A computed fold for a 76-nucleotide RNA from an uncultured Planctomycetota bacterium, annotated as transfer RNA.

């Protein structure tokens, strides 16, 4: 240079065009509960990587950007 793959709360994570002003776990903070901690139970907090595009409606599908992974090549 060409191709593929991936990109969601602080982490991992669900999604496959409407059931999602995106759900769930684990951390965080509050509260109940316990002599105390844990541990359980409530309830907060928090995320579609940027642009654009197609549709009546896009996390989802298409281009492109940007980071990250593979895999091919080129530098005679």
């Nucleotide at each position: 240079g060409c191709c593929c793959c991936c990109a969601u709360c602080g982490u991992c994570u669900a999604g496959a065009g409407g059931c999602c002003u995106a759900g769930g776990a684990c951390a965080u903070c509050g509260g109940c509960u316990u002599u105390u901690c844990a541990a359980g139970c409530c309830g907060a907090c928090g995320a579609c990587a940027c642009g654009g595009g197609u549709u009546c409606g896009a996390a989802u599908c298409c281009c492109g950007u940007u980071g990250g992974g593979g895999g091919c090549g080129c530098c005679a």

Its mean pLDDT, the model's own confidence on a scale to 100, is 83. It matches the Rfam family "tRNA". It was read from a public genome assembly.